[in-house]
Small-subunit ribosomal RNA, 3' major domain from a metagenome, 477 nucleotides, folded computationally. The RNAcentral record of the full RNA draws on SILVA. The coordinates come from a structure-prediction model, not an experiment, and the mean pLDDT is 86.
Context: one part of a larger RNA
RNA sequence: UGACGGGGGCCCGCACAAGCGGUGGAGCAUGUGGUUUAAUUCGACGCAACACGAAGAACCUUACCUGAUCUUGACAUCGAAAGAACCUCACCGAGGGGUGAGGGUGCCUUCGGGAACUUUCAGACAGGUGCUGCAUGGCUGUCGUCAGCUCGUGUCGUGAGAUGUUGGGUUAAGUCCCGCAACGAGCGCAACCCUUGUCCUUUGUUGCCAGCGGGUAAAGCCGGGAACUCAAAGGAGACUGCCAGUGACAAACUGGAGGAAGGCAGGGAUGACGUCAAGUCAUCAUGGCCCUUACGAUCAGGGCUACACACGUGCUACAAUGUGGCGUACAGAGGGAAGCGAAGCCGCGAGGCCAAGCGGAACCCACAAAGCGUCCCUAAGUUCGGAUUGGAGUCUGCAACUCGACUCCAUGAAGUCGGAAUCGCUAGUAAUCGCAAAUCAGAAUGUUGCGGUGAAUACGUUCCCGGGCCUUGUACA
Numbered sequence: 001u002g003a004c005g006g007g008g009g010c011c012c013g014c015a016c017a018a019g020c021g022g023u024g025g026a027g028c029a030u031g032u033g034g035u036u037u038a039a040u041u042c043g044a045c046g047c048a049a050c051a052c053g054a055a056g057a058a059c060c061u062u063a064c065c066u067g068a069u070c071u072u073g074a075c076a077u078c079g080a081a082a083g084a085a086c087c088u089c090a091c092c093g094a095g096g097g098g099u100g101a102g103g104g105u106g107c108c109u110u111c112g113g114g115a116a117c118u119u120u121c122a123g124a125c126a127g128g129u130g131c132u133g134c135a136u137g138g139c140u141g142u143c144g145u146c147a148g149c150u151c152g153u154g155u156c157g158u159g160a161g162a163u164g165u166u167g168g169g170u171u172a173a174g175u176c177c178c179g180c181a182a183c184g185a186g187c188g189c190a191a192c193c194c195u196u197g198u199c200c201u202u203u204g205u206u207g208c209c210a211g212c213g214g215g216u217a218a219a220g221c222c223g224g225g226a227a228c229u230c231a232a233a234g235g236a237g238a239c240u241g242c243c244a245g246u247g248a249c250a251a252a253c254u255g256g257a258g259g260a261a262g263g264c265a266g267g268g269a270u271g272a273c274g275u276c277a278a279g280u281c282a283u284c285a286u287g288g289c290c291c292u293u294a295c296g297a298u299c300a301g302g303g304c305u306a307c308a309c310a311c312g313u314g315c316u317a318c319a320a321u322g323u324g325g326c327g328u329a330c331a332g333a334g335g336g337a338a339g340c341g342a343a344g345c346c347g348c349g350a351g352g353c354c355a356a357g358c359g360g361a362a363c364c365c366a367c368a369a370a371g372c373g374u375c376c377c378u379a380a381g382u383u384c385g386g387a388u389u390g391g392a393g394u395c396u397g398c399a400a401c402u403c404g405a406c407u408c409c410a411u412g413a414a415g416u417c418g419g420a421a422u423c424g425c426u427a428g429u430a431a432u433c434g435c436a437a438a439u440c441a442g443a444a445u446g447u448u449g450c451g452g453u454g455a456a457u458a459c460g461u462u463c464c465c466g467g468g469c470c471u472u473g474u475a476c477a
Stems, first nucleotide, its partner, number of pairs: 001477002003474003007471007015461002019425005026316008034307002042053002064302007073125001077124002079121005086103007107114002127291002130289003136285002138280003141276001143274001148187006154163003167178003193268004198236007208225002212223003239262001242256005318418001322377001324375005334365003339358002344353003384415001389410007431453007
């Protein structure tokens, strides 16, 4: 100087408390361990691995296994020879591939040849998702959006170092004020950026419809309008600016006025010096090591989907604040051409047929659902719950056996609110309800967004956990 203490003081955080809803019990989905297997590819392991890489494993992906094959190679550059490239067909084969037949003659040219592509030969070389993240770059997680981390000069100390950065207040903040052997400065904080909330101006189509006219069963449907909504573009607006009190005449705090918004207005982006030899050699790059007729490459099939079991994360429930039937209302944000696909017709339905419109403020996906009205059910393993299984189908796709999603009929399991323990959340939040998108041929209970309805509680800081500052002890570094 740090680190540590079941030392002290001050302070903060959904850290506890106060509340609301869960997990842990059930079924299923998914990830992991374990076991099994020819293979069940690899990585990630307290918080900070476990719906994580994977924003989507039937083939492909794919790295794994079995079998069948290739050896200058699936891919790159260079030399030589031949043929344009390329296309079609037949046979053999699981396919990769092999054999054979036919069509085709292009572009530039100094007529020698050349460019692109294919095949063969030769070697230089290619190739490796092989190892080492404890050789590395880059990127990332975490402490933590915590308020800290440092430097120059000066001063103090023999020195390590200290001071500044401590102290009194204050703040979300090393934020600001005052004091002070310090005076200044840098990286962080804050602000500048995006977005939501109010108003104004401009521009009105594909959006809007107040007033005027027309028109309809109804409808901005039409003439028209530029008010309103909305769409962007530009501005205004919030600064403790004003008032009162407290305070040290400070910083600031408490209350009030006006205001759409008030003291950081809400949300996002933004992550200091560093820590964990944290994670990643399988995104990529890369040193070293290793393989080179194989640890490289092609193909078919299988596997990653196994299943006594254990754990994590979720979904659906156990019902009446509910299930079901009928009627009826209101979003936002997105996507669409190898696409979204209306209306009409067919089908109980998944869906099919035909096909309009739309590269979209115009058309489509697209009926939002919870809600509201009404009827039944009356406490039951039920009109709860939907697993499982049988049958029949739809769709995607060469192909749904291993191993897809969905529909219909039948079946109707466990489950009556969950032990010890444990998680999230402070407001448009939790809870609850649906919608969309990325990936994607198909395949979400996952993820990322979007809106609808919309709470309870916070006395307080004794205790648990984590953190910041000062101080003290130490046989620790």